Background: FMN riboswitch aptamer (RFN element), 129 nucleotides, folded computationally.
[in-house]
Formats: sequence, C1' cells, structure tokens
RNA sequence: AAUAUUCUUUGGGGCGAGGUGAAAUUCCUCACCGGCAGUUAAAGUCUGCGAAGGACAGCGCGCCCGCGCUUUCCCCGAAUCGGUGAAAUUCCGAUACCGACGGUAAAGUCCGGAUGGGAGAAGAAUGUG
Repeated sequence: AAUAUUCUUUGGGGCGAGGUGAAAUUCCUCACCGGCAGUUAAAGUCUGCGAAGGACAGCGCGCCCGCGCUUUCCCCGAAUCGGUGAAAUUCCGAUACCGACGGUAAAGUCCGGAUGGGAGAAGAAUGUG
C1' cells in the first nucleotide's frame, strides 16, 4: 500500500419580477435549482445507487385494530442536433425536457413527516500483512 472490524465527523439546491383573483412563492408570463458512485473526458436526462410510495414475512407496542422497526421484493422522472477530439448522450454551441408523498387556490422552489433516513465522502483506532 491493501484488507477486515469498530468508532467519529460529514452527507441537497432553488420563487426574484409582473399578471389574474377575496385568496396563489401553488394558476399564467418570465426567473431559479440539480444528491452519490461510475463511465477513455467534467453527466439532473447514460449505467448503477440513495431518498419517497407499495407488498409479503418477522419482531415490538399485552391481543384485535393501528402504528413503528427490520429483511427481501416491487415501483422509481427526463435529450436531441451540431462542433472539437484518439476518446464526450458528460466539454462547447443551440434548442428541449424532468422533478415523491401529505397540507394549502392546483407547489421541483413554501410548510410538514424530517433535530428522521441516506447512497456515499473524509478521518481515527485495532487486527491481518
């Protein structure tokens, strides 16, 4: 160096202007935002992962109900053209598109579950070597 275990820290951004209205950061016009790892070269749109939602089973709350937790499974949005190049659906140019659930005048941007969970990132200790 590598690897295993344990622990610590860390781990998501964005409504500004105008219009209508009794009421909208929710509608309309413009605006703004982009988790993690990978990929010959840098990605919201490629590949995979995470979060949300659903199902079976198990466990807990004495039982039912209901709720919570865990494993597994399901589900899980959206891009093209041109250019450069050895190489780019990743860069440059152009024009597009997408964004859980609950609440509320209909929400990617507000409030809430969430002081939660989390892919992962950094570091420390110990063991192997």
Its mean pLDDT, the model's own confidence on a scale to 100, is 83.